Source information: Bacterial RNase P class A from Bifidobacterium sp. ESL0728, 385 nucleotides, folded computationally. RNAcentral holds the sequence, with entries from ENA. Rfam family: Bacterial RNase P class A. Rfam's curators write: Ribonuclease P (RNase P) is a ubiquitous endoribonuclease, found in archaea, bacteria and eukarya as well as chloroplasts and mitochondria. The organism belongs to Bifidobacterium, within Bacteria.

Parts: sequence; structure tokens; C1' cells
RNA sequence: UGAGACCUCAUGAUGGUCGCGGCCGCGUUCGGUUUUCCGAGCCGGCUGAGGAACUUCCGGGCUCCAUAGAGCACGAUGGCGGAUAACGUCCGCCCGGGGUGACCUGAGAGCAAGCGCAACAGAAAGCAGACCGCCCGACUUCGGUCGGGUAAGGGUGAAACGGCGGUGUAAGAGACCACCGGGCCACUGGCAACAGAUGGCCGCUGGCAAGCCUCAUCGGGAGCAAGGCCAAGCAGAAGGCACGUCGGAGCCAUAGGCUUCGGCACGGGCUGCUCGCCCGGCCUUCGGGUAGGCUGCUGGAGCCUGGCGGCGACGUCAGGUCGAGAUGGAUGAUCAUCCGUGUGGCAACACAUGACAGAACCCGGGGUAUACGAGGUCUCACUUC
Repeated sequence: UGAGACCUCAUGAUGGUCGCGGCCGCGUUCGGUUUUCCGAGCCGGCUGAGGAACUUCCGGGCUCCAUAGAGCACGAUGGCGGAUAACGUCCGCCCGGGGUGACCUGAGAGCAAGCGCAACAGAAAGCAGACCGCCCGACUUCGGUCGGGUAAGGGUGAAACGGCGGUGUAAGAGACCACCGGGCCACUGGCAACAGAUGGCCGCUGGCAAGCCUCAUCGGGAGCAAGGCCAAGCAGAAGGCACGUCGGAGCCAUAGGCUUCGGCACGGGCUGCUCGCCCGGCCUUCGGGUAGGCUGCUGGAGCCUGGCGGCGACGUCAGGUCGAGAUGGAUGAUCAUCCGUGUGGCAACACAUGACAGAACCCGGGGUAUACGAGGUCUCACUUC
């Protein structure tokens, strides 16, 4: 210098104007049973989305319901060790695969319980098998045909029953031998997965469990519209007060009282008046509870800085700090200057543009989207000193 690998960071800045949500104010003006207190408006101050707030794919807190114990079923997970509140996440390591490398990647338990599957091609794909070739024998019209042996070579396939060299043989073959690979047992190292140019034994027949299945571990259900509190009005229950006058009926009955029906009066409404029509009690308390309100609600496995322990995920200690809380759901618009990028221009400058997306009980992760950028560590190649 050029190609990469990995880990992080930021998510335009400042100010003005208008608008919106939340909180505060013995600021101010009203309203309420007028002091306290409550509500509304105005004024002033403070504050107001994210790295993913997205997805709702896992895990947990919290809440209510259920629950003696065990099993079946169902679901999830699956190398080993660790981290954590927990996890299907993360860290470290082992093994397999990829890359020259930094590094990336794996649904990575068990086909020595049983069942099952393998398209196409190919002679043959799990009872293995013989198309070409090679070898032996017989026949021959000398082109080959038939019978037998073989699996070294060719060919097919994702996969062809270890590889390679030799001995051997008619040709061949773990038939035999050396080396490599594999399996079992032991030994050594490691907490373990596992590893070993270690020793011995065995000539040594695959794959799929992202097929059924087996084994081990884990899992009760629903979710803040969870749940809790207060509570108009209407209806209900109990108690108290009020209940004019006339008539009818019923009950208890001494007077009289109670219930009910109708007329008049009184009060209210339709409606300012007349007619007409309609309605008739008031107060207190109680339980449940609708509308509505409050709570849950944001101070928490919190964030920042530093020290210590650990390879690391992470833990711990000290100091500092408080950063939205809506409920038809606020967080916006615009102007100026600057910043980044693109286009045009010699230049001054002009124009365009700044993504993905937006809280709703709260956390820990995974996944996905994202314009323009910044920093660090490492690898490979080339060049110079």
C1' cells in the first nucleotide's frame, strides 16, 4: 500500500418561534359546602423514545387461579465444563467441516432394542452384485459364442463392504505380510468432553434418528384488559321524618289506625300564559356493584466511573447519579447558523438529502431492519528502511 477477519462506538449539533404530554410553584384568576382541601384556565420553571422502543421467538420478576404424592401423555432441549434470577442465551474448551491465515461454522446423545427409508443413474443400494474388462476350459465360419473363476482396473452414484505397496495366483482376493486407518481392553494426561508416534488383542460389512423410536434433563395454567381500592345514578334492604280534604273497599278494631282506589287541593314537568296531559314524598345508614376515578406505574437482577478477582461470560467493593409514564394514547412543525453525504461549478457558492423505525408492567437474551460514519486488535500478500 492492497485485500480481508473480529470486537466496539455514534445514530447530526446549537439557538429562536408556535404546538402537545408529564411533574413542580403559599405565582395568578375563577369555580366548588368558600379555612384546610379539591378542580379548571393562564403564567413561570424542569422534563419528554430506541439501538433496535420493531418481532413476540425463548427465559425470568410480579399478579391471580389451580395444586397430597407418583405415573402416562404432550412439548422443549441434547459434546464437556462454567456464567446467570433463568434461558433454547452467553463464555471457555473438545470433536467434525470450511479457510493459506486472522477466523468462521455444526439440531454435535443413542442405528450393540425394534420397525422403517434411500429418487435418478447403475449389473448391483442391505438377502449384496457382475455391464465392460482380466483369467481358465470347450467350441469356432477366427468375427466370436458357451461354461466357470475374479473384483485389482473402467464405468454409475450422495454413498459400492477400509487405503496403499508387496507376497501370492491362471487371473485375483485381508487369503497372507508391512505401513496407514478402524474397533475393543489396559495405561498415561485431563474435573470432563476427549487426546496419545504407548502396550495388547481383533483382518475389521456402511448411511439416515432436521423417520418412528430409545435415553437423560426441564416444563401447572393464564396474563397489567394480571390484580387491588374508592364509588355517582338506578334498583334492593333497614330506620327516622312528613303524609291536607272528601268518598268507596279490605284488615285490626274501644277511640282510632294501616293498606289500597278515585275526586279536589298543593308541589313539579311539558310551556311565557290558558286548557289539557303526566309525575309525587324527603332524609340517614347498609351490602353488592355499573359508569367513572385511583392504584399496580416505573428506584431497578438500574445506570456511570474506578479498584480487585477471573483467559472469558461474569462477580464483588467503593464513590457518584435519578434518565418518559400516556389511556384514543404527548414526544411535532418551522426558521437561522453549522456538520455529514451527493450533484453542478475553476472557485465563492447553489440545489438536494440525513436511514431503519417509534414507548404502554418491568427486566435478561435471540432474530430481523438500518442512510452516512468513527475507533481498536489481528491475518495474508507485496514494497521500502